[in-house]
Molecule: c-di-GMP-I-GGC riboswitch aptamer
Organism: Clostridia bacterium
RNA sequence: AUCGAUAAGGGCAAGUUCGUCGAAAGGCGAAUGCGCAAAGCCACGGGCCUAAGGACUAAGUGCUAUGGCAGCCGGGUUGCCGAAG
Numbered sequence: 001a002u003c004g005a006u007a008a009g010g011g012c013a014a015g016u017u018c019g020u021c022g023a024a025a026g027g028c029g030a031a032u033g034c035g036c037a038a039a040g041c042c043a044c045g046g047g048c049c050u051a052a053g054g055a056c057u058a059a060g061u062g063c064u065a066u067g068g069c070a071g072c073c074g075g076g077u078u079g080c081c082g083a084a085g
Stems, first nucleotide, its partner, number of pairs: 002085001003082002011036002015032007034071001040077003044074003047069003053064002055061002
């Protein structure tokens, strides 16, 4: 360097419940703990979610990110530990 133990010491937290912010998707806090060796960070490429605003409208309708997802896949960047091979 690669790699990743039924190792040591730690870390994160899906879903659910409660509270809270938000139009929503979703975020944040607490409890719990599905899982994770980058499940740390960055929306750069692809993908996915939402549709407030804008458009048309009788009700309503479909389009759109400037809003999100890093625990969907790539990419970038930083990083703990050290058995076997």